A computed fold for a 73-nucleotide RNA from a Candidatus Altiarchaeota archaeon, annotated as transfer RNA. It matches the Rfam family "tRNA". Its mean pLDDT, the model's own confidence on a scale to 100, is 80.

RNA sequence: GGGGCUAUGGUCUAGUGGUUAUGACGUCGCCCUUACACGGCGAAUAUCCCCGGUUCAAAUCCGGGUAGCCCCA
Numbered sequence: 001g002g003g004g005c006u007a008u009g010g011u012c013u014a015g016u017g018g019u020u021a022u023g024a025c026g027u028c029g030c031c032c033u034u035a036c037a038c039g040g041c042g043a044a045u046a047u048c049c050c051c052g053g054u055u056c057a058a059a060u061c062c063g064g065g066u067a068g069c070c071c072c073a
Base pairs, nucleotide, nucleotide: 001072002071003070004069005068006067007066010025011024012023018056027043028042029041030040031039049065050064051063052062053061
């Protein structure tokens, strides 16, 4: 220098153009318990890496960048 893959709550993760972005773990509150744990109920936590484009509508499609990993030279 060229190419490929990946980027989504604190962590991991689902989501191949359309209602409010899914679930698990974790955190917080309440119930349960003498208490803790387990269990039940509820809540908070996301500008979907950044900028632009296409579209009535973009996490999703297109272009450019950034970061990580890998391959080639």